Predicted 3D model of an 88-nucleotide RNA (c-di-GMP-I riboswitch aptamer) from Melghiribacillus thermohalophilus.
RNA sequence: UUCCGAUAAAGGCAAACCUAUCGAAAGAUAGGGACGCAAAGCUACGGACCUAAGGCAAAUUGUUUGCUAAGGCCGCCGGGUUACCGAA
Numbered sequence: 001u002u003c004c005g006a007u008a009a010a011g012g013c014a015a016a017c018c019u020a021u022c023g024a025a026a027g028a029u030a031g032g033g034a035c036g037c038a039a040a041g042c043u044a045c046g047g048a049c050c051u052a053a054g055g056c057a058a059a060u061u062g063u064u065u066g067c068u069a070a071g072g073c074c075g076c077c078g079g080g081u082u083a084c085c086g087a088a
Stems, first nucleotide, its partner, number of pairs: 004086002012037002017032006035075001041081003045078003049072002054068006
């Protein structure tokens, strides 16, 4: 230095759920809360997944259905990038 990751040490993050706010929704933010996490730090670059306001199409036409991401998700998997500790 690279890989690796301990019933180690110091510290860190925070799922579900609840409350408030924002949003059409998915979801996000803040507070509470801990299921978990060695990148559960950052980045939507590739794939997956979620939503469908707007747009388009259709119908049994003032409503309903279908398609669609320019909206999300990095705590789904990869890629990129930065980083604490040091037993085997």
The organism belongs to Melghiribacillus, within Bacteria.